Predicted 3D model of a 73-nucleotide RNA (transfer RNA) from a Candidatus Krumholzibacteriia bacterium. Model confidence (mean pLDDT): 80 of 100. It matches the Rfam family "tRNA". It is annotated as a transfer RNA.
[in-house]
RNA sequence: GUGGAAGUAGCUCAGUUGGUAGAGCACAGGGUUGUGGUCUCUGUGGUCGCGGGUUCGAUCCCCGUCUUCCACC
Numbered sequence: 001g002u003g004g005a006a007g008u009a010g011c012u013c014a015g016u017u018g019g020u021a022g023a024g025c026a027c028a029g030g031g032u033u034g035u036g037g038u039c040u041c042u043g044u045g046g047u048c049g050c051g052g053g054u055u056c057g058a059u060c061c062c063c064g065u066c067u068u069c070c071a072c073c
Stems, first nucleotide, its partner, number of pairs: 001072007010025004019056001027043005049065005
């Protein structure tokens, strides 16, 4: 340099004919226990990498850009 993949909660990851984003773990509080742990209930937490475009409406489609990884040269 060329081609491809990935980027979503603190972490690991889901999210298809485009319709206001979820799970597990973690964290906070309650119950249970002599205490802790386990178990259980509730809750907090998101500019969906960034900037534009299309659309009534974009995590999803298009363009650019950044980071990481893979292959080729």